This is a predicted structure of a 97-nucleotide RNA (Guanidine-I riboswitch aptamer) from Acidithiobacillus ferrianus.
The organism belongs to Acidithiobacillus, within Bacteria.
Model confidence (mean pLDDT): 83 of 100.
It matches the Rfam family "Guanidine-I riboswitch aptamer". Rfam describes the family as follows. This family represents a conserved RNA structure found upstream of the ykkC and yxkD genes in Bacillus subtilis and related genes in other bacteria.
[in-house]
RNA sequence: AUCACAGGAAUCUAGGGUUCCAGCCAGCAAAGGCGUUCGGACCGAGAGUUUCCGCCCUGAUAAACAGGGCACACGGAGGGAUAAAAGCCCGGGAGAU
Numbered sequence: 001a002u003c004a005c006a007g008g009a010a011u012c013u014a015g016g017g018u019u020c021c022a023g024c025c026a027g028c029a030a031a032g033g034c035g036u037u038c039g040g041a042c043c044g045a046g047a048g049u050u051u052c053c054g055c056c057c058u059g060a061u062a063a064a065c066a067g068g069g070c071a072c073a074c075g076g077a078g079g080g081a082u083a084a085a086a087g088c089c090c091g092g093g094a095g096a097u
Base pairs, nucleotide, nucleotide: 007053008052009051010050012048015043016042020040021039022037023034024033025032054070055069056068057067058066059065072092074095078090079089080088
């Protein structure tokens, strides 16, 4: 420098904040304050889990079917979205080995 699908989706978790509900505080009430509030719900991993699809090889020659395979992966700062934040997105980035 070139080549590849280093494939797609969903579930769950690590993690995350505070629009909504709840909780706490204050108030006659209304509006309000608190996420340093172990909640409901929500967001959520390339390098986490599980499942389905998809792809490759073989049986075997087209389909169905069956078997095997889809490895490895340390990582800032800064910016972005959402109400807000994050292991989300920029990003298998910049770098490192």